A computed fold for a 332-nucleotide part of an RNA from Taxus chinensis, annotated as large-subunit ribosomal RNA, domain IV. Rfam family: Bacterial large subunit ribosomal RNA. NCBI's taxonomy places the organism under Eukaryota, Viridiplantae, Embryophyta, Conifers II, Taxus.
Context: one part of a larger RNA
RNA sequence: AUCUCUAUAAGGAACUCAACAAAAUAAUUCUGUAACUUCAAAAUAAGGGGUGCCUCCUUGGAAAAUGAGGUCGUAGUGACUAGGACUAGAUGACUGUUUACCAAAAACACAAGUCCUUGUAAAGUUGUAAGACCAUGUAUGAGGGUUGGCACUUGCCUAAUGCCGGAAGGUUAAGGAAGUUGGUGACCUGAUGACAUGUAAGCUAGUGACCGUAGCCCAUUGAAUGACGGUCAUAACUAUAAUGGUCCUGAGGUAGCAAAAUUUGUCAUCGGGAAAGUUCCAACCCACACGAAAGGCGUAACGAUCUGGGCACUGUCUCAGAGAGAGACUUG
Numbered sequence: 001a002u003c004u005c006u007a008u009a010a011g012g013a014a015c016u017c018a019a020c021a022a023a024a025u026a027a028u029u030c031u032g033u034a035a036c037u038u039c040a041a042a043a044u045a046a047g048g049g050g051u052g053c054c055u056c057c058u059u060g061g062a063a064a065a066u067g068a069g070g071u072c073g074u075a076g077u078g079a080c081u082a083g084g085a086c087u088a089g090a091u092g093a094c095u096g097u098u099u100a101c102c103a104a105a106a107a108c109a110c111a112a113g114u115c116c117u118u119g120u121a122a123a124g125u126u127g128u129a130a131g132a133c134c135a136u137g138u139a140u141g142a143g144g145g146u147u148g149g150c151a152c153u154u155g156c157c158u159a160a161u162g163c164c165g166g167a168a169g170g171u172u173a174a175g176g177a178a179g180u181u182g183g184u185g186a187c188c189u190g191a192u193g194a195c196a197u198g199u200a201a202g203c204u205a206g207u208g209a210c211c212g213u214a215g216c217c218c219a220u221u222g223a224a225u226g227a228c229g230g231u232c233a234u235a236a237c238u239a240u241a242a243u244g245g246u247c248c249u250g251a252g253g254u255a256g257c258a259a260a261a262u263u264u265g266u267c268a269u270c271g272g273g274a275a276a277g278u279u280c281c282a283a284c285c286c287a288c289a290c291g292a293a294a295g296g297c298g299u300a301a302c303g304a305u306c307u308g309g310g311c312a313c314u315g316u317c318u319c320a321g322a323g324a325g326a327g328a329c330u331u332g
Base pairs, nucleotide, nucleotide: 002326003325004324005323006322008320010318011317014316027051028050029049030048031047052071053070054069055068056067058065059064072076084311086309087308088307089306090305091303092302096108097107112147113146114145115144116143117142118141124133125132126131150298152296153295155228157226160225161224162221165218166217170216171215175211176210179207180206181205182204183203184202187198189196190195229247230246231245232244233243256290269283271281272280
C1' cells in the first nucleotide's frame, strides 16, 4: 500500500451524475393516526409512552394479566435476530413476464373495450396428398387485428388506398358465331388446243352483327391504411383581432391537454421553493413538430421504475488520523 472490519472531536450531504456506500429504524405492548378514496383501503400511516429484578394485592381452571410499592445498573426486546419514514410530480392501473452470461423497465402480458372472419366436412394453421391440429369443441364457441382496470369521453373527412357489397346501366379479352368478301374449284361459255370469263358443293384466307367472366365502373365503410390549410385587412392611445375579404381542399385539428419521456430557437416568460435552482412544482400558449382505441384526459391502490424537496441519520465530505484482522513479506 491492497482487502475485510471497529470506533471517531466539531460540523452533518458542504461529497457526488445521483445520499452510491455506510449509518439510522427494527421485537413486543399501550396510545394515537391526516389528505385522498373505487369505501376495500390509505395504515405497522405519522407521532408518543412502557419493557430488568424483588415483594404484595386483585382476577383467573391454567397459561397469564392488571395495579401498588421497593430496588440495582451508563444502559433492562441489556448479547444475537427483527421496517427508516414523509411529501410532490412523471409513467404503467394492479399480482405477473422478459434480453440463461452487460438492460427487470415506462417494454410484454393482463382483466376489460372494440372490429373482422367463422353455421361445423366451420373459419384459421399445417401437409404434394391421405390426413392432423382447432375439437371428442359448436357462436355465452373458435381464429385473427387493435386498444389496455375504472371514471369522463372518443370530433370532422370516403378524394386516394384497402375491404365488403351490387348485377339495373356503361366498358371489356380469349373463345364461339349468323352473315359477308376474296382464292381454289367439277362444270359452263368464248372458239377447237394453249388461254380467258363465270361458277355449285367442299376446302382455304379475311372481315364480322351478336354472345361473352373477373376487373374498371357504381355504392358502402374510420375502434379500416390514413388525412385533419394558406393569405390580406379590420375596434376612438398602442397592442391584439370577436369580425370581414379572398384562394384552395375530400375535410381543414373539435373536446381535452401542453416548453411535455413530445419545444429547435430555449436556461421561453411569470410565480413558488433556496442566500444562490440548465433540474423540480404551479401557470401562460408563440404546439419548429400534442390530440382523441399506433386512443385523449384524469385517477385511489400498487412499483428493487424515473424525477424534485425537506426530516432522521451518518467518515459521502471538510480532512484525515487511530486500532484489529487477512493475504502479501521474512524465517523454519